[in-house]
C1' cells in the first nucleotide's frame, strides 16, 4: 500500500416565513411534537378480564458450564463437526449399560450378525494327474467250499492301492481376503491353530471406572485397571425443570329514548290522571292506565392512554448556510428482547501480502 476479520459511533444543525395535533395561558403569544430499527408481530413480560382447594394423569415446552436478567435473552467459556492460508467465522449439545422400534438401495450378511467367492476338515466320485502294485511264479473280480483252508477260472494292461495334488458333490469349521455399503462387530506385529478369530501377548485408538493434578464448574493432563469396542432420542420412550386460558376490539365508568324488565302506590265507568287553563265551572280523552323508585344496558361519550398521544389518526413544506444531507423507513397500552431492512461517513483493534528507511 493493498485484500481482508472483529468492535463501536453517528441516522443532521441553525435561521426565516406559511402550515398540522396536544397543553398552557388568553385573543396575542409561549410550551411539546417518530425510529435505530417505530417494521415483523418472532419471543418474554407489565397490566385487565375468566377460571381454580390440593394433589395427580394427559398435553406441549426447555435440555454443556459460569455468571447478569422477572424471563426471554445476553455475556464469556468447554467437548465435538464444518470453512478460511490466518485474523477469525459458523453448525451440535441430558440418557444408547431402562425398555421397545429402525438402518433405504448394494450387498451372501445390518446388529446375542453372516457363509457368495475364498481357506480349513470329514465322507464320496464307474472322476483326472503322479507314483506304487500287477503281467501266468496270477491283480480286480468271480466259481466249488463250513471256511479268512485248499482248488480252479480269470478280460489284457485294464484293474487295484495311495495320511500326494487337482477338480467337483455333501456335511461342517472360520470373518484372517475379495466385493458391497453411510456403517461389515477397532488398528498393526506377533503366538496359536486343521483354518481361523481379542482366542491369547505387545504397541497404539477409543469408552467405561479408579486416583492424583489443573480449574468455581462445563472439563483438560498424567497414571492405572478392566478385551469393555455400530448409528439414530427432531421414532417412542426414560430422566431434571417449567407451563391455566383469553388479549387494548383486554378491561372498566357515565348513559338518550315514544326500546325492553322488576317493585311500589292509585285507579278501572261510583273515574286515577291528562289536555283545554291563571284559578274554577264545563268539555273532550281515559283502563293493554297514569305516576314514583330500582337496577341492567343500546346509541353516544369517557377512563385505559402515557414529559408525542390520535380515536382515522398531527408530527410538514418553501428559501438560505453549513463544501454534501443521501438510504431504511412513519409511533397506535407500555417495557425488554430477537430477527430483517437501509444511507454518507467515522473511530478502534487484528490477519496476512509487498514496498521504502
Nucleotide at each position: 500500500a493493498g485484500a481482508g476479520c472483529c468492535u463501536u459511533u453517528a441516522g443532521g444543525g441553525u435561521u426565516a416565513u406559511c402550515g398540522c395535533u396536544c397543553c398552557c395561558u388568553u385573543u396575542a403569544g409561549g410550551g411539546a411534537g417518530a425510529g435505530g430499527a417505530a417494521a415483523g408481530u418472532c419471543c418474554g413480560g407489565a397490566c385487565u378480564c375468566c377460571a381454580g382447594a390440593g394433589g395427580g394423569c394427559a398435553a406441549g415446552g426447555a435440555g454443556c458450564u459460569g455468571c447478569c436478567g422477572a424471563a426471554a435473552g445476553g455475556c464469556a467459556g468447554g467437548u465435538g463437526g464444518g470453512g478460511g492460508a490466518a485474523a477469525c467465522c459458523u453448525c451440535a449439545c441430558g440418557g444408547a449399560u431402562a425398555g421397545g422400534g429402525u438402518c433405504g438401495c448394494a450387498g451372501a450378511a445390518a446388529a446375542c450378525a453372516g457363509a457368495c467367492u475364498a481357506c480349513c476338515u470329514a465322507u464320496c466320485u464307474c472322476g483326472g494327474a503322479u507314483g506304487g502294485u500287477g503281467u501266468u511264479u496270477g491283480u480286480a473280480g468271480g466259481c466249488u467250499g463250513a471256511a479268512a483252508a485248499a482248488g480252479c477260472c480269470g478280460u489284457a494292461a485294464a484293474g487295484c492301492c495311495a495320511u500326494u495334488c487337482c477338480a467337483g458333490a455333501u456335511a461342517g469349521g472360520u470373518a484372517c481376503a475379495g466385493g458391497u455399503g453411510a456403517a461389515a462387530c477397532g488398528g498393526u506385529a506377533g503366538g496359536g491353530u486343521a483354518a481361523a478369530g481379542g482366542c491369547c501377548u505387545a504397541c497404539c485408538a477409543g469408552u467405561a471406572c479408579c486416583a492424583c493434578u489443573g480449574g468455581c464448574g462445563a472439563c483438560a493432563g498424567u497414571g492405572g485397571u478392566a478385551g469393555c469396542u455400530g448409528a439414530c432420542a427432531a421414532c417412542c420412550c426414560c430422566c431434571u425443570c417449567c407451563u391455566g386460558g383469553a388479549g387494548a376490539a383486554a378491561u372498566c365508568c357515565c348513559a338518550a329514548g315514544u326500546a325492553g324488565g322488576a317493585g311500589g302506590a292509585c285507579g278501572c265507568u261510583u273515574g286515577a290522571g291528562g289536555c283545554u287553563u291563571g284559578c274554577c265551572c264545563g268539555g273532550c280523552c281515559g283502563a293493554u292506565g297514569u305516576c314514583c323508585u330500582c337496577g341492567g344496558g343500546u346509541a353516544g361519550g369517557g377512563a385505559g392512554c402515557u414529559a408525542a398521544g390520535a380515536g382515522a389518526a398531527a408530527u410538514g413544506a418553501u428559501a438560505a448556510c453549513c463544501u454534501c444531507a443521501a438510504a431504511c423507513a412513519g409511533a397506535a397500552u407500555c417495557c425488554g428482547g430477537c430477527u430483517u431492512a437501509c444511507u454518507c461517513a467515522a473511530a478502534g483493534g487484528c490477519u496476512c501480502u509487498g514496498g521504502c528507511u
Bacterial RNase P class A from a Hydrogenothermaceae bacterium, 357 nucleotides, folded computationally. Rfam family: Bacterial RNase P class A. By type it is a ribozyme. The sequence was found by an Rfam model in a public genome assembly. The prediction has a mean pLDDT of 77.